Glycine riboswitch aptamer from uncultured Phenylobacterium sp., 90 nucleotides, folded computationally. The source organism's lineage runs through Bacteria, Pseudomonadota, Caulobacterales, Caulobacteraceae and Phenylobacterium. It matches the Rfam family "Glycine riboswitch aptamer". Its family is annotated with glycine biosynthetic process in the Gene Ontology. About the family: This family represents the bacterial glycine riboswitch. RNAcentral holds the sequence, with entries from MGnify. The prediction has a mean pLDDT of 78. Of the family's consensus pairs, 90% are formed in the model.

[in-house]
């Protein structure tokens, strides 16, 4: 590095616009409800991609180093996917 297996946490939150399914009202244009999805925004929350930080610790000091610790920029908050890390094999 590749293959297989395992692998946590936290919203199936709210608003707006568009779209899809179905229903109702209307003479019609249209309107309302429901539903699928997309985009934007808001509040809350999580830490185990990545990123950043270092009181204690390590390197005698200067200075530097790293984490499963801290931050939450990024990422994530049904399932799926992803996933640090662990086991087996090549």
């Nucleotide at each position: 590095u590749c293959g297989c297996g395992g692998g946590a946490g936290a919203g199936g939150c709210c608003c707006u616009g568009c779209u899809u399914c179905g229903c109702g009202c209307u003479g019609a244009c249209g309107c309302g409800c429901u539903u699928c999805g997309c985009a934007g925004g808001g509040c809350g929350c999580c830490g185990a991609a990545g990123g950043c930080g270092c009181a204690a610790c390590c390197g005698c000091c200067c200075c530097g180093g790293a984490a499963a610790c801290g931050c939450u920029c990024a990422g994530g908050c049904a399932a799926a996917a992803g996933g640090a890390c662990c086991g087996c094999g090549a």